[in-house]
């Protein structure tokens, strides 16, 4: 350089165009508890970036960025 994968909550991860984008751990609050810890409830938190298709887009298509493979 040429191809091919990946990019979602603070990590890790689900998501086969039409739900309010879910789940663990973490964290935050309250409950237990003499106190911690466990545990129970609750809550906060996300779709790398421009652009297209489409009534509708995390998804589907190009393009930018980064990350990884691979072939000179």
């Nucleotide at each position: 350089g040429g191809c091919c994968c990946c990019a979602u909550c603070g990590u890790c991860u689900a998501g086969u165009g039409g739900u309010u984008c879910g789940g663990a751990c973490a964290c935050u609050a309250c409950c237990c508890u003499c106190u911690c810890a466990a545990g129970g409830u609750a809550g906060a938190a996300a779709c790398a970036c421009c652009g297209g298709u489409u009534c509708g887009a995390c998804u589907c298509c190009g393009g930018u960025u980064g990350g990884g493979g691979u072939c000179a």